[in-house]
RNA sequence: CGAGGCGACCGGAUGGUCGCGCGUCAACGGGGCAACCCGUCGGCGUGAGGAAAGUCCGAGCUCCACAACGCAGGGUAGCGGGUAACUCCCGCCCGCCGUGAGGCGAGGACCAGCGCCACAGUGACGAUGCCGUCGGCUUCGGCCGACGGAGUGAAACGCGGCAAGCUCUACCCGGAGCAAGGCCAAAUAGGAGGGCGAAACCCGGCUUGCCGGGGGAGAGGCGCGUUGCCCAGCUCUCGGGUCGGCCGCAUGAGCCGUCGGGCGACCGGCGGCCCCAGAUGGAUGGCCAUCACCGUGACCGCCUCGGCGGCCAUGGGACAGAACUCGGCUUACAGGUCGCCUCGCUGG
Numbered sequence: 001c002g003a004g005g006c007g008a009c010c011g012g013a014u015g016g017u018c019g020c021g022c023g024u025c026a027a028c029g030g031g032g033c034a035a036c037c038c039g040u041c042g043g044c045g046u047g048a049g050g051a052a053a054g055u056c057c058g059a060g061c062u063c064c065a066c067a068a069c070g071c072a073g074g075g076u077a078g079c080g081g082g083u084a085a086c087u088c089c090c091g092c093c094c095g096c097c098g099u100g101a102g103g104c105g106a107g108g109a110c111c112a113g114c115g116c117c118a119c120a121g122u123g124a125c126g127a128u129g130c131c132g133u134c135g136g137c138u139u140c141g142g143c144c145g146a147c148g149g150a151g152u153g154a155a156a157c158g159c160g161g162c163a164a165g166c167u168c169u170a171c172c173c174g175g176a177g178c179a180a181g182g183c184c185a186a187a188u189a190g191g192a193g194g195g196c197g198a199a200a201c202c203c204g205g206c207u208u209g210c211c212g213g214g215g216g217a218g219a220g221g222c223g224c225g226u227u228g229c230c231c232a233g234c235u236c237u238c239g240g241g242u243c244g245g246c247c248g249c250a251u252g253a254g255c256c257g258u259c260g261g262g263c264g265a266c267c268g269g270c271g272g273c274c275c276c277a278g279a280u281g282g283a284u285g286g287c288c289a290u291c292a293c294c295g296u297g298a299c300c301g302c303c304u305c306g307g308c309g310g311c312c313a314u315g316g317g318a319c320a321g322a323a324c325u326c327g328g329c330u331u332a333c334a335g336g337u338c339g340c341c342u343c344g345c346u347g348g
Stems, first nucleotide, its partner, number of pairs: 001344010012291007020047006027040005049319001053330002056328005061177004073173005078092005093107001094105004108168002113166002115162003125158001130149008181247004191238006201214006218231001220230003254273008293316005299310005
């Protein structure tokens, strides 16, 4: 210098201006029975990612179910470790690929049963062709048996090969998911419990504002009347659900620094933390200026003639966007940075 391997990281910056969501402070107005909610103006604060994605694994959390064990179904599979847990991660062994740095591995069992075994080959589990040796038989053509050999193939008669075929073995797994679920709480209807007369008006009495009687409420039921009970009606209280509203919903297996243990994944101690988006038609954006980055072109300079540096002009900025929250995996990505390592060529 060229070609590669592995790991870590960034994924524009600053300012101005217009606008959006959320929180908070202050003022004003409005909706609703309530619970609560909405709007306007102003100030301050804050506002996406390394994958927020796919929703593929594993958890937290919530509700439901639950004696124990088994069956069915699903999953995992060398050995050891990490973790809340995992199909994830780390270390080692083995196998395969690569010159190498490294990469990949569904890596238990075919002495239980079933199934399959391309091409080649006589033959792929049924069969038994060729050559040689030995033994037996023979109608002398051969036939039978044992052993050895050649060839094909992943595997050749042997307890063959294949479980990324069924299966077997060992171990793991209850179900549904934030539209989970919790709280507050109308009208109407329905449920439970309680209460239900007077007045107007008429008559009588007198202590002149009280007493007694009638009257009146549903031509309901208990045969009729009174009383009582029941039903209906009116009214009050309570409880459940619905409409509606709020919470869940942002402090977490959290982040940063440092020290210690461990080969490592990771674990532990100490200190610090402006607490770091919370929408529900779903905000996080647009424009301008300067700078940085990348591409292209002109000019200038340098030289080992192929590039490098300066300056000017012009173009460009990917993949993608939270929706209960974490740990992983997988997939997408313009452009760029750093570290360690390998192979080849060359110079000293």